[in-house]
Context: one part of a larger RNA
RNA sequence: CUGGGCGUAAAGCGCAUGUAGGUGGUUUGUUAAGCUUUAUGUGAAAGCCCUAUGCUUAACAUAGGAACGGAAUAAAGAACUGACAAACUAGAGUGCAGAAGAGGUGAGUGGAAUUGCGAGUGUAGAGGUGAAAUUCGUAGAUAUUCGCAGGAACACCAGUGGCGAAGGCGGCUCACUGGUCCGGAACUGACGCUGAGGUGCGAAAGCGUGGGGAGCAAACAGGAUUAGAUACCCUGGUAGUCCACGCCGUAAACGAUAUCAAACUAGCCGUGGAUUCUUAAAGAAUUUUGUGGCGUAGCUAACGCGAUAAGUUGAUCGCCUGGGGAGUACGGUCGCAAGAUUAAAACUC
Numbered sequence: 001c002u003g004g005g006c007g008u009a010a011a012g013c014g015c016a017u018g019u020a021g022g023u024g025g026u027u028u029g030u031u032a033a034g035c036u037u038u039a040u041g042u043g044a045a046a047g048c049c050c051u052a053u054g055c056u057u058a059a060c061a062u063a064g065g066a067a068c069g070g071a072a073u074a075a076a077g078a079a080c081u082g083a084c085a086a087a088c089u090a091g092a093g094u095g096c097a098g099a100a101g102a103g104g105u106g107a108g109u110g111g112a113a114u115u116g117c118g119a120g121u122g123u124a125g126a127g128g129u130g131a132a133a134u135u136c137g138u139a140g141a142u143a144u145u146c147g148c149a150g151g152a153a154c155a156c157c158a159g160u161g162g163c164g165a166a167g168g169c170g171g172c173u174c175a176c177u178g179g180u181c182c183g184g185a186a187c188u189g190a191c192g193c194u195g196a197g198g199u200g201c202g203a204a205a206g207c208g209u210g211g212g213g214a215g216c217a218a219a220c221a222g223g224a225u226u227a228g229a230u231a232c233c234c235u236g237g238u239a240g241u242c243c244a245c246g247c248c249g250u251a252a253a254c255g256a257u258a259u260c261a262a263a264c265u266a267g268c269c270g271u272g273g274a275u276u277c278u279u280a281a282a283g284a285a286u287u288u289u290g291u292g293g294c295g296u297a298g299c300u301a302a303c304g305c306g307a308u309a310a311g312u313u314g315a316u317c318g319c320c321u322g323g324g325g326a327g328u329a330c331g332g333u334c335g336c337a338a339g340a341u342u343a344a345a346a347c348u349c
Base pairs, nucleotide, nucleotide: 003321004320005319006318007303008302012317014201015200016199017198021194022193023192025088026087027086028085029084030083031082033081034080035077036076037075038074039073040072042070049065050064051063052062053061054060091191092188093187094186096183098181099180103177104176105175106174107173108172109171110154115149116148117147118146119145120144121143125136126135162169163168206247207246208245209244210243211242215241216240220236221235222234223233258316259315260314261313264311267294268293269292270291271290272289273288274287275285276284277283298305299304322349323348324347331342332341333340334339
């Protein structure tokens, strides 16, 4: 390389968008590049293969024949693929009438709680733990009442509920805005699918500049525990957590399961949205789109999966090839840095 694979054994890029490329619905006609058939010459000799012959046989040799990947030229064919032309509506999309939603961005706003400050009442403890101590408190704490300030997060509702491509999204109101679903069938007429590179988005932590800082809390300090305790427990506490702008580009970024199609393939029970029917309490549907639990066939090494497939097929991309060395070294690219990405070998078992 071929082959075989990628839920858990090695292996699906974190997610999308999209260039080249690959691939692609139905009908008719033309063409003849692919494709099929035929012919011509070529395809040196030797060798291989077949049949004879010659050395006593064999190896070997000689003669004849066959064969020879392929490429060229000419002719014919038209099912399939391609190309060209014309058309279609089942894919895809636009428009119309509706629906649900923590989808996104910006602005405004609300109450509970924690903390601090001011004032009142009030007096000796409070706090914390397995037990304590560090700590706070007669300069009046803890508790309790009223007021003020500030920051962050939004109890109940809340639900294997919803939305989003993924990361993710939860008080309320307004503005702007993306996607999805259902109905109907008006319009376009294959415009589709995938996608090397590229581009964009991308939790937390971290970085830069400027703000902010209530609570929590790496580092750090102290008190305990202990043989020790650079920990677990306690008292404090700075970065950070929050906001704006700019970087970083990684996660067990997980469903450890790539995307798309549906042509296919038993059923049963929940739940969200929509449609239709009957009834208006509620229910039904061979409807549709999500989200869950079982389960048949089938698949699987087993576990399990099972119309949301890991069943049965197709299209395209990515990735794997014994363990360690190593996701490391060197080089390249990116980054302010931290580092990220691409990515070996010697050696060893």